Small-subunit ribosomal RNA, 5' domain from a freshwater metagenome, 548 nucleotides, folded computationally. Model confidence (mean pLDDT): 82 of 100. It matches the Rfam family "Bacterial small subunit ribosomal RNA". Its family is annotated with ribosome and structural constituent of ribosome in the Gene Ontology. RNAcentral holds the full RNA, with entries from SILVA.
[in-house]
Context: one part of a larger RNA
RNA sequence: GAAUGAACGCUGGCGGCGUGCUUAACACAUGCAAGUCGAACGGGAAAUCCGGGAGCAAUCUUGGAGAGUAUAGUGGCGCACGGGUGAGUAACAUGUGGGUAAUCUGCCUCUGAAUCGGGGAUAACGUUGCGAAAGUGACGCUAAUACCGGAUAAUAUAUUUCGGAUUUCGGUCUGAGAUAUCAAGGACAGCCUCUGUAUAACAGGCUGUUGUUCGGAGAGGAGCCCGCACACCAUUAGCUAGUUGGUAAGGUAACGGCUUACCAAGGCAACGAUGGUUAGCCGGUCUGAGAGGAUGAUCGGCCACACCGGAACUGACACACGGUCCGGACUCCUACGGGAGGCAGCAGUGAGGAAUUUUGCGCAAUGGGCGAAAGCCUGACGCAGCAACGCCGCGUGAGUGACGAAGGCCUUCGGGUCGUAAAACUCUGUCAGGCGGGAAGAAACUGUUCCGUAUGAAUGAUACGGGAUACUGACGGUACCGCCGAAGGAAGCACCGGCUAACUCCGUGCCAGCAGCCGCGGUAAUACGGAGGGUGCAAGCGUUAUUC
Numbered sequence: 001g002a003a004u005g006a007a008c009g010c011u012g013g014c015g016g017c018g019u020g021c022u023u024a025a026c027a028c029a030u031g032c033a034a035g036u037c038g039a040a041c042g043g044g045a046a047a048u049c050c051g052g053g054a055g056c057a058a059u060c061u062u063g064g065a066g067a068g069u070a071u072a073g074u075g076g077c078g079c080a081c082g083g084g085u086g087a088g089u090a091a092c093a094u095g096u097g098g099g100u101a102a103u104c105u106g107c108c109u110c111u112g113a114a115u116c117g118g119g120g121a122u123a124a125c126g127u128u129g130c131g132a133a134a135g136u137g138a139c140g141c142u143a144a145u146a147c148c149g150g151a152u153a154a155u156a157u158a159u160u161u162c163g164g165a166u167u168u169c170g171g172u173c174u175g176a177g178a179u180a181u182c183a184a185g186g187a188c189a190g191c192c193u194c195u196g197u198a199u200a201a202c203a204g205g206c207u208g209u210u211g212u213u214c215g216g217a218g219a220g221g222a223g224c225c226c227g228c229a230c231a232c233c234a235u236u237a238g239c240u241a242g243u244u245g246g247u248a249a250g251g252u253a254a255c256g257g258c259u260u261a262c263c264a265a266g267g268c269a270a271c272g273a274u275g276g277u278u279a280g281c282c283g284g285u286c287u288g289a290g291a292g293g294a295u296g297a298u299c300g301g302c303c304a305c306a307c308c309g310g311a312a313c314u315g316a317c318a319c320a321c322g323g324u325c326c327g328g329a330c331u332c333c334u335a336c337g338g339g340a341g342g343c344a345g346c347a348g349u350g351a352g353g354a355a356u357u358u359u360g361c362g363c364a365a366u367g368g369g370c371g372a373a374a375g376c377c378u379g380a381c382g383c384a385g386c387a388a389c390g391c392c393g394c395g396u397g398a399g400u401g402a403c404g405a406a407g408g409c410c411u412u413c414g415g416g417u418c419g420u421a422a423a424a425c426u427c428u429g430u431c432a433g434g435c436g437g438g439a440a441g442a443a444a445c446u447g448u449u450c451c452g453u454a455u456g457a458a459u460g461a462u463a464c465g466g467g468a469u470a471c472u473g474a475c476g477g478u479a480c481c482g483c484c485g486a487a488g489g490a491a492g493c494a495c496c497g498g499c500u501a502a503c504u505c506c507g508u509g510c511c512a513g514c515a516g517c518c519g520c521g522g523u524a525a526u527a528c529g530g531a532g533g534g535u536g537c538a539a540g541c542g543u544u545a546u547u548c
Base pairs, nucleotide, nucleotide: 001548002547003546004545006544007543008542009541010540013394014393015392016391017390018389019387020386021352026350027349028348030347031346032345035077036076037075040074041073048065049064050063051062052061053060054059084305085304086303094229095228096227097226098225099224100223103222104221105220108218109217110216111215112214113213114212115211116150118148119147125140126139127138128137129136130135156181157180158179159178160177161176162175163174164173165172166171186210187209188208189207190206191205195203196202197201231277232276233275238268239267240266243265244264245263246262247261248260249259250258280302281301282300283299284295285294286293287292307328308327309326310325311324330341331340332339333338358384360383361382362381366380367378368377369376370375397427398426399425400424407418408417409416410415431489433484434483435482436481437480441475446470447469448468449467450466451465452464453463454462455461492537493536494535495534496533497518498517499516503532504531505530506529507528513520514519
């Protein structure tokens, strides 16, 4: 000099864009942060309104609408994403480059084939029991795209026979057979061409859309393996029995001591094993001419974790932050028998600390989940609030103005200086203030309507493409624009001995004090304190801490 997620002191006008618990991975009150689908399924309200009946009335009862709506339940998909944190980890964790002929992959895209025919339950519900609660049991009834057999079966899988190509000789690819194994479920819309009832429409019919099942390919994702790189300590020198290798078996999506049995005695290490300490890694960031050094906040990629420790279940994917089970610590409820909980999600509270924000608005946009869609959910996200925490921009006025006013300070008492500074005159109108107008971000989806193409018996329906139209803004009456008015509301901080730009007076008298280093102060202190003046930076300026 530059820099910072900074803090502290003094000061503080506005705006834009960013950033904001670096400490206790300490404990958490409260609210919200993951749901959705009735076009999978059975059941199916109520408030309220209208009408009838009974009643003196309050009210009771019944029918219709509300409505096949709402909620709960079964079922499907999602909850493994998104969001947080950096405790652990010195490691194939990360980075980079390869391998997988050792593998898996829901949703999505393209493509081939199929979607036949049966069965038994169970929740909801009803009756009832136990319990303070959390909850849980018995009996009875019922549905499905829930569950279970059967049929069919190939370009799938496994075994096997006969070949071909290639090979790192382990295998890989491929042709023709044989045997075995594995499927399914509907829903919605339209129509009467075919079939049936039968001439009215409906359906087990047809058409379309969607779903489902078995394959192939792709995209994206994931697992595993390897080369190299990747902090300090030798005041850590030896470490290792599933240890190193083999055989066999098991296990996994998959290779493998991954696991087990048996056999052998290996394996690592001064090119640093083992042990200890510290630490998430990277793109990057800061600094520097560079080489390098330091660092890893925000943003992006990867990893790890979710009160602490362990385990599996479900599933395409987890050994799962807002799932389950067990153990532990802590907190809460209890009828003392027993239960409940997990903010390192967003806000917020306490504690710790020098120190870090609102218990805000909205799903309008972008993105995600579910759904045919309408839509619902979304503390992701978009915005607003707080904080000079940072960067950038703007303002606090401009011109003229000497009698060099008053006043302050200094003085050699002549004067000098603050100083064109002020006043005064003439202007301007940024920002703040008031009034008025007022956005872009919105186009999709979807609805209505028109046209075309495809399918089809069809003018219907559906899909695709195009045109028209309607609907949708949290921010926000914000940005921006116009008008009004008025110099009016807007400057401080540090320093002035040398380094280092900037000097005098008074006070003090080795005192009080200053100080980054050298050093100042003991009666003329440009170094302490104050004043006048000056220098530097400026809505900031200094100090402290840290890095280069």